Model confidence (mean pLDDT): 84 of 100. The RNA shown here (SAM riboswitch aptamer (S box leader)) has 112 nucleotides and comes from Fictibacillus phosphorivorans.

């Protein structure tokens, strides 16, 4: 890189040092960025997937956070694709609100 499996509505950074321009997966919209953003180190913290403890035949349930990863702007920031439904429109198109499922993606564990 592909596969198969969970989860994605909460939660955590007005730190410090570098750097010096675009970032938020992509398209569009909306946002954040020189009061220095995205990123790099580092300390701090969330959480609790692997692991780890105890109970349990098991499935599971409680716990801790020394470990391996993860995360610390906005719900994956919001939509895209398909249903269902209400609106505005005399109808058709068209816009538009909810709500469900999928696709896309991220992230962890396993496979090859």
């Nucleotide at each position: 890189u592909u596969c198969u499996u969970a989860u994605c509505a909460a939660g955590a950074g007005u730190c410090a040092g570098g750097g010096g321009a675009g970032g938020a997966a992509c398209u569009g919209g909306u946002c954040c960025u020189a009061c220095g953003a995205u990123c790099c180190u580092g300390c701090a913290g969330c959480a609790a997937c692997c692991g780890c403890u105890u109970u349990g035949a098991a499935a599971a349930a409680a716990g801790a956070a020394a470990g391996g990863u993860g995360c610390u702007a906005a719900u994956u920031c919001c939509a895209g694709c398909a249903g269902a439904u209400g609106u505005u429109u005399u109808u058709c198109u068209a816009a538009u609100g909810u709500c469900u499922g999928a696709a896309a993606g991220a992230u962890g564990a396993g496979a090859a």